[in-house]
Context: one part of a larger RNA
RNA sequence: GAUUGAACGUUGGCGGCAUGCCUAACACAUGCAAGUCGAACGGUAACGCGAGGAGCUUGCUCCUUGGCGACGAGUGGCGGACGGGUGAGUAAUUCUUAGGAAUCUGCCCAAUAGUGGGGGACAACUCGAGGAAACUCGAGCUAAUACCGAAUACGCCCUACGGGGGAAAGGCGGGGAUCUCUUCGGAGACCUGCCACUAUUGGAUGAGCCUACGUCAGAUUAGCUUGUUGGUAGGGUAAUGGCCUACCAAGGCAACGAUCUGUAGCUGGUCUGAGAGGACGACCAGCCACACUGGGACUGAGACACGGCCCAGACUCCUACGGGAGGCAGCAGUGGGGAAUAUUGCACAAUGGGCGAAAGCCUGAUGCAGCAAUGCCGCGUGUGUGAAGAAGGCCUGCGGGUUGUAAAGCACUUUCAAUUGGGAAGAAAGGUUAAUGGAUAAUACCCGUUAAUCUUGACGUUACCUUUAAAAGAAGCACCGGCUAACUCCGUGCCAGCAGCCGCGGUAAUACGGAGGGUGCAAGCGUUAAUC
Numbered sequence: 001g002a003u004u005g006a007a008c009g010u011u012g013g014c015g016g017c018a019u020g021c022c023u024a025a026c027a028c029a030u031g032c033a034a035g036u037c038g039a040a041c042g043g044u045a046a047c048g049c050g051a052g053g054a055g056c057u058u059g060c061u062c063c064u065u066g067g068c069g070a071c072g073a074g075u076g077g078c079g080g081a082c083g084g085g086u087g088a089g090u091a092a093u094u095c096u097u098a099g100g101a102a103u104c105u106g107c108c109c110a111a112u113a114g115u116g117g118g119g120g121a122c123a124a125c126u127c128g129a130g131g132a133a134a135c136u137c138g139a140g141c142u143a144a145u146a147c148c149g150a151a152u153a154c155g156c157c158c159u160a161c162g163g164g165g166g167a168a169a170g171g172c173g174g175g176g177a178u179c180u181c182u183u184c185g186g187a188g189a190c191c192u193g194c195c196a197c198u199a200u201u202g203g204a205u206g207a208g209c210c211u212a213c214g215u216c217a218g219a220u221u222a223g224c225u226u227g228u229u230g231g232u233a234g235g236g237u238a239a240u241g242g243c244c245u246a247c248c249a250a251g252g253c254a255a256c257g258a259u260c261u262g263u264a265g266c267u268g269g270u271c272u273g274a275g276a277g278g279a280c281g282a283c284c285a286g287c288c289a290c291a292c293u294g295g296g297a298c299u300g301a302g303a304c305a306c307g308g309c310c311c312a313g314a315c316u317c318c319u320a321c322g323g324g325a326g327g328c329a330g331c332a333g334u335g336g337g338g339a340a341u342a343u344u345g346c347a348c349a350a351u352g353g354g355c356g357a358a359a360g361c362c363u364g365a366u367g368c369a370g371c372a373a374u375g376c377c378g379c380g381u382g383u384g385u386g387a388a389g390a391a392g393g394c395c396u397g398c399g400g401g402u403u404g405u406a407a408a409g410c411a412c413u414u415u416c417a418a419u420u421g422g423g424a425a426g427a428a429a430g431g432u433u434a435a436u437g438g439a440u441a442a443u444a445c446c447c448g449u450u451a452a453u454c455u456u457g458a459c460g461u462u463a464c465c466u467u468u469a470a471a472a473g474a475a476g477c478a479c480c481g482g483c484u485a486a487c488u489c490c491g492u493g494c495c496a497g498c499a500g501c502c503g504c505g506g507u508a509a510u511a512c513g514g515a516g517g518g519u520g521c522a523a524g525c526g527u528u529a530a531u532c
Base pairs, nucleotide, nucleotide: 001532002531003530004529006528007527008526009525010524013379014378015377016376017375018374019372020371021337026335027334028333030332031331032330035078036077037076040075041074043071044070047069048068049067050065051064052063053062054061055060056059085290086289087288095214097212098211099210100209103207104206108203109202110201111200112199113198114197118148119147125140126139127138128137129136130135156165157164158163170195171194172193173192174191175190178187179186180185216262217261218260223253224252225251228250229249230248231247232246233245234244235243265287266286267285268284269280270279271278272277292313293312294311295310296309315326316325317324318323343369345368346367347366351365352363353362354361355360382412383411384410385409392403393402394401395400416473418468421465422464426459430454431453432452433451434450435449436448437447438446476521477520478519479518480517481502482501483500487516488515489514490513491512497504498503
C1' cells in the first nucleotide's frame, strides 16, 4: 500500500447492489418448514345445496336422507432419499484431473408383445374389554389400482440342453343396438378417446464400484501388519473384490517417510503480488460427511433415512408411579458463550419442486419486505456575485498580519429528503366461447394451434413522471518533531502525559493539555486484529 463475513471509539443526510453466529456440532419455550390424489376404494365425522317430515314466532329452528358440491378419519398410490441446514468427523471408502469394467436406475422418451378368467382376507365401521395417558386387545361385517393362486409368454430368466420358471388393474369420458313392470332413473354387448397396468429391449438421467497422478506439519514418531498379503472353493452383493467363511502358501507396506501424533471438510475459486509465489476456502457453484451420542436394520427404484422405525446412553418433560413423550447443524425466535453477527414479518404474484387428468392444494425452497455505514458504488449538504478586506477570534516587532470572498448583503437554482396528483414492467399462464388440425364411424368426447373475452401482483403509498414550498432539513474524524502533507501562542515543568520506530517532558516544549491556524480523508474517519 492492498484486503476483511470484522470488532471498538467517535460522527452520521439519501439511494442502489451485496453481505450479516467466524465463538458452544451448547441447551432449546412457541409457531410454521411435506404433502397430495374422491378420475384407485369402502364410506360420511364436519360444512353447504337439494329432497322429505315436524314445530310454530311465516322465515327461522329441529329431525331424516350420500341424492349433489365436497370431505375428517381409514385402506391404497406417488412423494417424505429432492429442496433447506451444518462442517463435528475425515490426511483418505474424501476431493481434483484422467481413465476403466463386473453393475443398478422410479418418474421420462422410443420400440415390441400383452392387459382374458377366478379366489380369500384386513382396516374403516359395529359390539365388547383394558389403560391416568400414550395406546392396546377380542368378536363380527366389507371394498379396491391392496393381497394371492390357476391360465397365457413374442421378448425374458435358469438349465445337466432333456426341460423347467415367471406377468398384469383398472379408472374417467363420448357414441350406443338392447334390457330393466321405462321407477323417467338405472344397467349395458360393441365402437372409441385419455390416463394408468404387465413383460422385454434400447435411450436419457441419476447412482454404485475400480485404477493412476496430485492432496498440511512433526523423525524429540522407525519399524508396522495376522483377514494381515496372495491363491483355491464357497457364501454374499445390483456388481468386482478378504467384502465374509474354510483350507493352503508366507507374504504385504516402509527412509521416494510406512506406522504413530497433531491439525484440517476438498475443489472451482478469494486476497495479495509485476510475476513466480504466499495466505485463505465467508457469500455463490460442484463433490463429500453429519443430523442429541453410539449401534442396527426395515420399507423402497433409490436411505441404513434431519422434521421415519428399533435398541442402548445422557439430558428435558408428563404421570394415577404401572408407564409414556421429545430431539431447531430447516425459517423466525429464546437462554448461554462471546469483541461480535438481524424479524417469533408478507406472499405463493414470479421461478422451481411434490401430488393431481385438471381446476387446484402444499412449499420459512424461492420472491420480497424489516434491522445493521458491515462492505462496494452513486448523489447531496448549494451556485454566482460580493472588500467597508466588517465585527469577533488568534498572532504581533503595535505599523499590522491572519481567519477571508469566508460571512453578511444581492441575484439564482431545487438534485435528494418533505408534499400533491398520475403511473409502467415484472403476467406467462388459467377459465369461457368460436374457428381450425390430430384421433375417430362421428359434427360427441379428448388433445394441439389461433382469435375474442373474463380474470390473476406479496413487493406496493413500487420504479418513473409531476405539483407545491423554501437555501430551506443534511459534516465529521484523524493528524501537524523526523519518517510524513501540515506552526504559532498559552498552560504544565522528567509532573501530568505522549509514543508505530527514533524518541519528547527537569521554566522560552512546532512531540504533553488547550486555543487559533493548517494538512489529509470524507458519510465517514481513526484504532485494534488478521493476510499478502
This is a predicted structure of a 532-nucleotide part of an RNA (small-subunit ribosomal RNA, 5' domain) from an uncultured prokaryote.